A computed fold for a 73-nucleotide RNA from Candidatus Zambryskibacteria bacterium RIFOXYD2_FULL_43_10, annotated as transfer RNA. Rfam family: tRNA. By type it is a transfer RNA. The prediction has a mean pLDDT of 82. The source organism's lineage runs through Bacteria, Bacteria candidate phyla and Candidatus Zambryskiibacteriota. RNAcentral holds the sequence, with entries from ENA.
RNA sequence: GUCGGGGUAGCUCAGUUGGUAGAGCGGUGGAAUCAUAAACCACAGGUCGCCGGAUCGUUCCCGGCCCCCGACA
Numbered sequence: 001g002u003c004g005g006g007g008u009a010g011c012u013c014a015g016u017u018g019g020u021a022g023a024g025c026g027g028u029g030g031a032a033u034c035a036u037a038a039a040c041c042a043c044a045g046g047u048c049g050c051c052g053g054a055u056c057g058u059u060c061c062c063g064g065c066c067c068c069c070g071a072c073a
Stems, first nucleotide, its partner, number of pairs: 001072007010025004019056001027043004049065005
């Protein structure tokens, strides 16, 4: 340099014919217990890598750029 895969919650990852995004773990609170932990219930937490475009509307489509992984040279 070329090609492919990936970037979404603190971490690991889903997700959608385009219609204001979820799970597990973790965190906080509750309830329970003599008490603690586990299990149980609830809650919080997101510019969906960045910029621009198309669209009534984009995490999803189009273009450019950045970062990570792999293959080839």